[in-house]
Overview:
Predicted 3D model of a 73-nucleotide RNA (transfer RNA) from a Candidatus Moraniibacteriota bacterium. Its Rfam family is "tRNA". From the family's description: Transfer RNA (tRNA) molecules are approximately 80 nucleotides in length. The family's RNA type in Rfam is transfer RNA. The coordinates come from a structure-prediction model, not an experiment, and the mean pLDDT is 83.
RNA sequence: GCCAAGGUAGCUCAGUCGGCAGAGCAACGCAUUCGUAACGCGUAGGUCAUGGGUUCGAUUCCCAUUCUUGGCU
Numbered sequence: 001g002c003c004a005a006g007g008u009a010g011c012u013c014a015g016u017c018g019g020c021a022g023a024g025c026a027a028c029g030c031a032u033u034c035g036u037a038a039c040g041c042g043u044a045g046g047u048c049a050u051g052g053g054u055u056c057g058a059u060u061c062c063c064a065u066u067c068u069u070g071g072c073u
Base pairs, nucleotide, nucleotide: 001072002071003070004069005068006067007066010025011024012023013022019056027043028042029041030040049065050064051063052062053061
């Protein structure tokens, strides 16, 4: 330099025939217990990598940029 895959909550990842952003773990609160852990219930937490385009409407489609991983040279 070329090709491919990926960037979504603190972490690991779903979700894309375009229409309310989710799960598990972690955090916090409540309940339980003599107390702690575990279990149960609940709460909070997101510029969906960045910018632009298409569209009534974009995490999703198109373009550019950037970062990570793998392959080729």